[in-house]
This record gives sequence, C1' cells and structure tokens, in this order.
RNA sequence: AGCUCGGUAGCUAAGUUGGUAUAGCACUUGUCUAGCAAACAAAAGUCGUGGGCUCGAAUCCCACCUGAACAC
Repeated sequence: AGCUCGGUAGCUAAGUUGGUAUAGCACUUGUCUAGCAAACAAAAGUCGUGGGCUCGAAUCCCACCUGAACAC
C1' cells in the first nucleotide's frame, strides 16, 4: 500500500434510510440553608479538517488527518 469500524458539548453516549442536534454527569446562575452538601429551576456550550451534490448535510459522495481491529 489493502480492508473494516470509529471521530458529535469539559467527559460518556444517542441521533429513525437528508428537514436545521438530544440526554446523563460536570461547569455557571438562582431558590433553599447560619453556611456547605443534596434537591429543585434556569442558562451557556458541540457534528475531526477541506471540498462536492442538494432548497436544505451530523447523515449522501470525494480527499486528507487521527484512533482501533483484520489480513499480508
């Protein structure tokens, strides 16, 4: 070089054969408390990179980067 699978929020993951991304924990703020923790409520934050197809791409196509397995 070949072949298969993966890369989504700080971490772990979901995402229905294309319709504008979700949950848990963590972080921040508020309520509560003498205070802390717990509990409850709210907010912020994400599709590996670059192109292509499309009205519209996490999803489809191509190249690259990176991780794992298989074969030699």
Molecule: transfer RNA
Organism: Aedes aegypti